[in-house]
RNA sequence: GGCCAGGCCUCAUGCAACGGGGUGGGGCCAACCUGGUCAGGGCGAAAGCAGCAGCCAUAAGUCUUUACCUCCGUGUGCCGUGGGUCACCUGGCCUCG
Numbered sequence: 001g002g003c004c005a006g007g008c009c010u011c012a013u014g015c016a017a018c019g020g021g022g023u024g025g026g027g028c029c030a031a032c033c034u035g036g037u038c039a040g041g042g043c044g045a046a047a048g049c050a051g052c053a054g055c056c057a058u059a060a061g062u063c064u065u066u067a068c069c070u071c072c073g074u075g076u077g078c079c080g081u082g083g084g085u086c087a088c089c090u091g092g093c094c095u096c097g
Stems, first nucleotide, its partner, number of pairs: 001094007009084006015077002017074006024065005034057004042049002
């Protein structure tokens, strides 16, 4: 001086961690554009009919929760794999003086 390998550095990817969303469970839940039951009252000759309030259920939604599953994000890890790398560090080999 050169070559090779590894490290540092870096990229991709996988995994994990953390955070968020969805899903599942529970609670609450519609003055009208949900349902049921429809007091009173209304219509009707009658059978009945429509149906306000109230009540019940449920929806959108909202609160809470989280076993599992799923989606997204992050440089949080430097864990695995592969790639890159002027220079720097370590080791080996070769060559020259």